Predicted 3D model of a 74-nucleotide RNA (transfer RNA) from a soil metagenome.

This record gives sequence, C1' cells and structure tokens, in this order.
RNA sequence: GCCCCCGUAGCUCAGUGGAUAGAGCAACUGUGUGACGAACAGGUAGGUCACGGGUUCGAGUCCCGUCGGGGGCG
Repeated sequence: GCCCCCGUAGCUCAGUGGAUAGAGCAACUGUGUGACGAACAGGUAGGUCACGGGUUCGAGUCCCGUCGGGGGCG
C1' cells in the first nucleotide's frame, strides 16, 4: 500500500429497513446479616447506536468518507 471483518449501556453481545433500541453480567434499591458478603427479589438507573454526510415517508440496519480495533496478502 491493497483486501476482509468489527465499532450498540461500565463489560460481553443481540438487533440486517417500521411500534418506546434490548439481554446477561456489573451498579443501585430492598430482603437478608451483629456487620460485610453469598443468595433471593425489583428492573430502578444507565445509550449523541464511533464521527460526518447521503438514500428513504422512515436508518442501529443500506451507500460514501473519516477515525479506531482485529485479521489476511505483498
């Protein structure tokens, strides 16, 4: 330099054009305990869907560019 894949919650990921973007873990709250934990319960909170632009009535999803990560070729 060229090619491919990936970027969504603190972490690991699902969501491949249509309702208010979800799960597990973590956090938090409650129960529990002398206290702290384990365990159980509640889902309470947590998201500029990497960034910018485009297509579309509608984009996390499709297209272009940039940035970052991983892999391959030379």
It matches the Rfam family "tRNA". Rfam classes the family as a transfer RNA. Rfam links the family to the GO term triplet codon-amino acid adaptor activity. The RNAcentral record of the sequence draws on MGnify.